[in-house]
RNA sequence: CAUCAUCCAGAGCCCACCCGGCGAAAGUCAGGGCCGCAAAGCCGCGGGACAUCCACGAUCGCCGAGCUGCCGAC
Numbered sequence: 001c002a003u004c005a006u007c008c009a010g011a012g013c014c015c016a017c018c019c020g021g022c023g024a025a026a027g028u029c030a031g032g033g034c035c036g037c038a039a040a041g042c043c044g045c046g047g048g049a050c051a052u053c054c055a056c057g058a059u060c061g062c063c064g065a066g067c068u069g070c071c072g073a074c
Base pairs, nucleotide, nucleotide: 004072012037013036017032018031020029021028022027035061041067042066045064046063047062048059050057
């Protein structure tokens, strides 16, 4: 430097659910939180499912693609 399943180590995230706020809704924000996650980080580009102010919403912890990241085994 490249590849990268596992091990080791230090960390991280937050399905469900509860409380408060926002939203027409799906959902989302903050706190708690459990099941889990090696990308359960980012991205709405493609697909899926969802919503309906009738605008072009939201979802990446549904899948794919793209970008990026920790340890260090070979």